[in-house]
RNA sequence: GGGCCCGUAGUCUAAUGGUAAAACUCCUGGCUGGCAGUCAGGUAACAGGGGUUCGAUUCCCCUCGGGUCCA
Numbered sequence: 001g002g003g004c005c006c007g008u009a010g011u012c013u014a015a016u017g018g019u020a021a022a023a024c025u026c027c028u029g030g031c032u033g034g035c036a037g038u039c040a041g042g043u044a045a046c047a048g049g050g051g052u053u054c055g056a057u058u059c060c061c062c063u064c065g066g067g068u069c070c071a
Stems, first nucleotide, its partner, number of pairs: 001070007010024002013021001018054001026042006047063005
């Protein structure tokens, strides 16, 4: 330098064009003398920009970041 794949809560995975879901974590409360554990509830995310569309996490383009292969 070129090809391919990936980018969603703090972490790790879903969501094939129509209000972004769960697990762990975190916060609050109950059970306990306290911790642990368990139960109930809650906060938090689509890498950035542009395009297509009535509507984009999803489709297209560019940029950025990561991985991999070739040179």
This is a predicted structure of a 71-nucleotide RNA (transfer RNA) from a Candidatus Daviesbacteria bacterium. Rfam family: tRNA. Rfam links the family to the GO term triplet codon-amino acid adaptor activity. Model confidence (mean pLDDT): 82 of 100.